Predicted 3D model of a 73-nucleotide RNA (transfer RNA) from Methylophilus sp. VKM B-3414. Its Rfam family is "tRNA". Rfam classes the family as a transfer RNA. The sequence is in RNAcentral, with records from ENA. The coordinates come from a structure-prediction model, not an experiment, and the mean pLDDT is 81.
């Protein structure tokens, strides 16, 4: 340098034909308990890797770039 896969909440990951950004776990507050765990209720949390383009509208499509993993050389 070439090819493929990936980058979304603190972590692991979804996200359908382009139309509200989500789940589980965790964290915080509360209930329950003598207390803890378990269980239940509630709340908070995002530059969707970056920049630009297309579009009424982009996590999603297009281009370039950055990072991680693998293959080939």
């Nucleotide at each position: 340098c070439g090819c493929g896969g990936g980058g979304u909440a603190g972590c692991u990951c979804a996200g359908u034909u382009g139309g509200c950004a989500g789940a589980g776990c965790g964290c915080c507050g509360g209930a329950c308990u003598c207390a803890u765990a378990a269980u239940c209720c509630g709340a908070a949390u995002g530059u969707c890797g970056c920049u630009g383009g297309u579009u009424c509208g982009a996590a999603u499509c297009c281009a370039g770039c950055c990072c991680c993993c693998g293959c080939a050389a």